[in-house]
Context: one part of a larger RNA
């Protein structure tokens, strides 16, 4: 653009896709069956394999600067304590969000129909026989539904419920953002406000800062100290930044 006033929820499902695997054990029961060796169907339950989907509670990896240690050299005048650079983290130990599998939960079920093969039931043409001709039943991991996702531009353009009726309802531009994300679009918010930053306090790492005292010639220990810094986590707090303000939209072709 279109659905024949325009919006906001919510929806129904023609159609489309996706899943559909399997083993082994245990019980029925060493029964039914068989001379014996051997050994079931039906039914019941448990454990798995793979294949998938979701999540990060555990486990595990990664976490390019979160904490510590460390060498070499430069720089801050020097001691001390820091920063810089070392093939786009100097190495090196460890790690929160997120992100992930090697972790964690879940899934295939069950059930209705309507068939194949096939096995019947009543049957005659054809006095018998015959499942088939009329008539009727059972019968699969398949096929239709059932389970999952999508779907009215399904132009055949469905439905329901509420607002709005002239400067409307409602929508964007624009800003702060994200569990969303290549733009774009989607969600959360814009002060009648927790969107995001900060700040506070918490969780988590990391591992005992820096200064200053004592101990030792001295490296150094110890003591102030679970110390001190800390990116994504949590929550609370308008400090700060979402300001003003415009545009669409306003009824036939």
């Nucleotide at each position: 653009c279109g659905u024949u006033g325009g919006a906001u929820a919510u929806u129904u499902g023609a159609g489309a896709g996706g899943a559909g695997c399997u083993a082994u054990c245990u019980u029925u029961a060493g029964u039914a069956c068989g001379a014996g060796a051997g050994g079931a169907c039906c039914g019941a339950g448990a454990u798995g394999g793979a294949c998938g989907a979701a999540c990060c509670u555990c486990u595990a990896g990664u976490g390019u600067g979160c904490c510590a240690g460390u060498u070499a050299u430069c720089c801050u005048g020097c001691c001390a304590a820091g920063g810089g650079u070392a093939a786009g983290u100097g190495c090196u130990g460890g790690g929160u969000a997120g992100c992930u599998a090697c972790g964690u939960u879940c899934g295939g079920a069950a059930a209705g129909g309507a068939u194949a093969a096939c096995c019947g039931c009543u049957g005659a043409a054809a006095g018998c026989a015959u499942c088939u001709a009329a008539g009727u039943g059972g019968g699969a991991a398949g096929c239709c539904u059932u389970c999952c996702u999508u779907a009215a531009g399904a132009u055949g353009a469905g439905a329901u419920a509420u607002c709005c009726u002239u400067u409307a309802a409602g929508g964007g531009u624009c800003c702060u953002g994200g569990a969303a994300g290549a733009a774009u679009a989607c969600c959360a918010g814009g002060u009648u406000g927790a969107u995001a930053g900060g700040u506070u306090a918490g969780a988590a790492g990391u591992g005992u800062a820096a200064g200053u005292a004592u101990a030792g010639c001295a490296a150094u220990a110890u003591a102030u100290u679970a110390a001190g810094c800390u990116g994504a986590c949590u929550a609370a707090u308008a400090c700060u930044a979402a300001u003003u303000a415009c545009c669409c939209g306003u009824a036939u072709c």